Notes: The RNA shown here (c-di-GMP-I-GGC riboswitch aptamer) has 95 nucleotides and comes from Paenibacillus sedimenti. The coordinates come from a structure-prediction model, not an experiment, and the mean pLDDT is 84. The organism belongs to Paenibacillus, within Bacteria. The sequence was found by an Rfam model in a public genome assembly. Its Rfam family is "c-di-GMP-I-GGC riboswitch aptamer". Gene Ontology term of the family: cyclic-di-GMP binding.

RNA sequence: AACGAAAACGGCAAACCCGUGCGAAAGCCGGGGACGCAAAGCCACGGGUCUACACCAUCCGAAGAAGCGAUGGUACGAUAGCCGGGUUGCCAAAG
Numbered sequence: 001a002a003c004g005a006a007a008a009c010g011g012c013a014a015a016c017c018c019g020u021g022c023g024a025a026a027g028c029c030g031g032g033g034a035c036g037c038a039a040a041g042c043c044a045c046g047g048g049u050c051u052a053c054a055c056c057a058u059c060c061g062a063a064g065a066a067g068c069g070a071u072g073g074u075a076c077g078a079u080a081g082c083c084g085g086g087u088u089g090c091c092a093a094a095g
Base pairs, nucleotide, nucleotide: 004091011037012036016032017031018030019029021028022027035081041087042086043085045084046083047082048079049078050077054074055073056072057071058070059069060067
């Protein structure tokens, strides 16, 4: 330095519940909770996935317009508890 058994000081917190909370949504934040986690600390850089206010295409709208309208597409949105990468860090046995 890499690897990661046990224990300790301790840490985080899925599902679910609650909230006149934030957001168009995905999702996030706060309280409870505890499935798990040795980086489940931090960073959206690459891939994946999710979402679509907005934008684009087509349609509906008897034409034109309007539209919480329909379908499809698109991330600049989200996810670090999907994977990779970057970065910081507690403890620490055998090999």